Transfer RNA from an Alphaproteobacteria bacterium, 77 nucleotides, folded computationally. Its Rfam family is "tRNA". NCBI's taxonomy places the organism under Bacteria, Pseudomonadati, Pseudomonadota, Alphaproteobacteria. The sequence was found in a public genome assembly. Model confidence (mean pLDDT): 82 of 100.

RNA sequence: CGGGGCGUAGCGCAGUCUGGUAGCGCAACUGCUUUGGGAGCAGUGGGUCGAGGGUUCAAAUCCUUUCGCCCCGACCA
Numbered sequence: 001c002g003g004g005g006c007g008u009a010g011c012g013c014a015g016u017c018u019g020g021u022a023g024c025g026c027a028a029c030u031g032c033u034u035u036g037g038g039a040g041c042a043g044u045g046g047g048u049c050g051a052g053g054g055u056u057c058a059a060a061u062c063c064u065u066u067c068g069c070c071c072c073g074a075c076c077a
């Protein structure tokens, strides 16, 4: 330099193809059970979907620019 992939809750991920209420597990918090720890059960909260712009009635999803990380190739050494 070229190509590809990834970025979504504290952590790990799904959802994107085919636009239509943002989800799952763990964790956190509350309650119950337990002498307590641990554990189990029930419930609750938590998101500028990496960032900017565009299309649309409506964008995590489509288009575009850009940032970060990873992989492959080329070049240099």
Stems, first nucleotide, its partner, number of pairs: 001073007010026004020057001028044006050066005